[in-house]
RNA sequence: AAAAGGCAAACCCGGAGCAAUCCGGGGACGCAAAGCGACAGGGCCACACAGUGUGGCUGGCUGCGCUGCCGAA
Numbered sequence: 001a002a003a004a005g006g007c008a009a010a011c012c013c014g015g016a017g018c019a020a021u022c023c024g025g026g027g028a029c030g031c032a033a034a035g036c037g038a039c040a041g042g043g044c045c046a047c048a049c050a051g052u053g054u055g056g057c058u059g060g061c062u063g064c065g066c067u068g069c070c071g072a073a
Base pairs, nucleotide, nucleotide: 006031007030011026012025013024014023015022016021029060035066036065037064039063040062041061042058043057044056045055046054047053048052
């Protein structure tokens, strides 16, 4: 650079949740890890509180760890 494929943003419909958000269907903005892991940061939500803490969410925010297709190599 190709080849075979893969995933699926926003938005819409249905559902769960106090919420962030998540699940299923449709749909494609994009992604070489947009596969997996809340471990460390960041951000978001809830509840206490006024010092901050506890719980939750977000890996398609960053890092890190594990694994993976093809190929000039």
Model confidence (mean pLDDT): 87 of 100. c-di-GMP-I riboswitch aptamer from a soil metagenome, 73 nucleotides, folded computationally. The sequence is in RNAcentral, with records from MGnify.